[in-house]
């Protein structure tokens, strides 16, 4: 070189903040134990708990998202294993990797042609002209082939254009040439073989009908209702306990309980169920008031350590022990000391002239800090330790 | 803390159903007009499309990421 894993200042004195035991005190408060940021607390990019949304159950519409197979997981877009395809000598690494034979859509410029092809130069083939060359005869010509020029036709090999040009390489074969025709490779279809699968071997057919883009639109499949701890309950304080539009409504029956109908309740449907019936659960605004407290709040599907079991492996499983901030105008500092490293200078040794050692000054900690709480993933990140190739 | 839009020339803004010089008004600069200015009238300059990667033949335009900026959201009644 390559793939990971841990760490990312140490110690002491002092001083101070914030939770919370206990002890003193009517209380204010003081004394004392103790506990007190990360690997990313960060981006807010995924999935989840969990709490409302007049019940969020079932289908579906739209819109959103995920796209090789399996498997893990509370789920994931995450992780682990496998295929396949690219890169590296290699350790290893990288992949938005379903479908372009359902459909629309678009491929600029250049080019002859750019998606049900097309023929500029070239090439060959037939005619025709003849002012040029050749060549034989010859000698004020006649013939021949060539090149030219025109006119018809073949061709898709070559050349030139582009990102991309309608299978690829070799051989036959042709006037020249072509899957035309053979052979291997590529494709496409139909069995076999092995795997759960992705897919991989093999076999027979097909002369090839299939150009790219889906990080365009759309088709499969498979996955989501919405918000979002400022969620949400409670208590306290004040004020004008207000207005204005908007949305649905104002029913009958009965003396009454009450029942009938009627509207609501994610865009629509169903089922069961809930709410309302009087002005309201309802929406938008405009105008007043208050910036307080308590739950949620931190024990978690949690981390972390050893061991058994079981899996390639992510990971399941049990046993035993440890650990685990809850602050809101928002604590988890700050000052001296000594030490360790990074960078820098002198100054001696040494040297393969890159450097390394040793002594002395000097220097000053990488990123950056939770705010309902996890599990990822991305991006920041001086240094240092260490494992395996 | 959640939610969500923004980013093109000094400035304000087009363009963003991908096509090659990325436009416009203002500001700037030269020159003409004027005795000088201004305003007009001609011509110039001035751009990493906020940065990188990717998809594509080709990216301001499509995806991803980071980076900057800016706007809602409290409760009572």
């Nucleotide at each position: 070189g390559a793939a990971g894993g841990c760490u990312g200042g140490a110690u002491g004195a002092c001083c101070g903040c914030g939770g919370u035991g206990c002890c003193a005190g009517c209380a204010a408060u003081g004394g004392u134990g103790u506990c007190g940021a990360g690997g990313a607390a960060a981006g807010u990019c995924c999935g989840g708990a969990c709490u409302c949304c007049a019940a969020a159950a079932a289908g579906u519409a739209a819109c959103g998202g995920u796209g090789c197979c399996g498997g893990g997981u509370a789920a994931u877009g995450c992780c682990c294993g496998g295929g396949c395809g690219g890169g590296g000598u290699g350790a290893c690494c990288c992949g938005a990797c379903g479908g372009a034979g359902a459909g629309c859509g678009c491929c600029a410029c250049a080019g002859a042609a750019a998606a049900c092809a097309g023929a500029c130069c070239g090439c060959c083939c037939c005619g025709g002209c003849a002012a040029c060359a050749u060549u034989g005869c010859g000698c004020u010509g006649c013939a021949u082939u060539g090149c030219g020029c025109c006119g018809g036709g073949g061709u898709a090999a070559g050349g030139g254009u582009g990102a991309a040009a309608c299978g690829g390489u070799g051989g036959g074969g042709u006037a020249a040439g072509a899957g035309c025709c053979c052979a291997c490779c590529g494709c496409g279809c139909c069995g076999c073989u092995g795997g759960c699968a992705a897919c991989a071997g093999g076999g027979g057919c097909g002369g090839c009908a299939c150009g790219g883009c889906a990080a365009g639109c759309c088709c499969c499949a498979c996955c989501g209702g919405g918000a979002g701890c400022a969620a949400u309950g409670c208590c306290a304080a004040a004020u004008a306990g207000g207005g204005a539009c908007c949305g649905c409504g104002c029913g009958c029956c009965g003396c009454g309980a009450g029942g009938c109908g009627g509207g609501g309740c994610c865009g629509c449907u169903u089922u069961u169920g809930c709410c309302c019936c009087a002005g309201c659960a309802g929406g938008u605004c405009c105008g007043g008031g208050u910036u307080g407290g308590c739950a949620g709040c931190u024990a978690a599907a949690g981390c972390c350590c050893g061991c058994g079991c079981u899996g390639c492996a992510a990971g399941g499983u049990g046993c035993g022990g440890g650990u685990c901030a809850g602050a809101u105008g928002a604590a988890u500092g700050g000052u001296c000391a000594u030490c360790c490293a990074a960078c820098c200078c002198c100054g001696g040794a040494u040297u393969u002239c890159g450097g390394u050692c040793c002594g002395g000054g000097g220097g000053g900690g990488a990123c950056a800090a939770a705010a309902u709480c996890c599990g990822g993933c991305u991006u920041a990140c001086a240094g240092g330790c260490u494992u395996u190739c | 803390g959640c939610a969500c839009c923004c980013g093109u020339a000094g400035c304000u803004c087009a363009g963003c159903u991908g096509g090659a010089u990325a436009g416009a008004g203002u500001a700037c600069c030269u020159g003409a007009c004027u005795a000088c200015g201004a305003a007009u009238c001609a011509g110039g300059g001035g751009g990493u499309c906020g940065g990188g990667c990717g998809u594509u033949c080709g990216a301001a335009u499509c995806g991803c990421u980071c980076c900057g900026g800016g706007u809602g959201c409290a409760c009572c009644a």
Two RNAs folded together computationally: RNase P RNA and transfer RNA, 466 nucleotides in total. It holds a member of the Rfam family "Bacterial RNase P class A". Rfam classes the family as a ribozyme.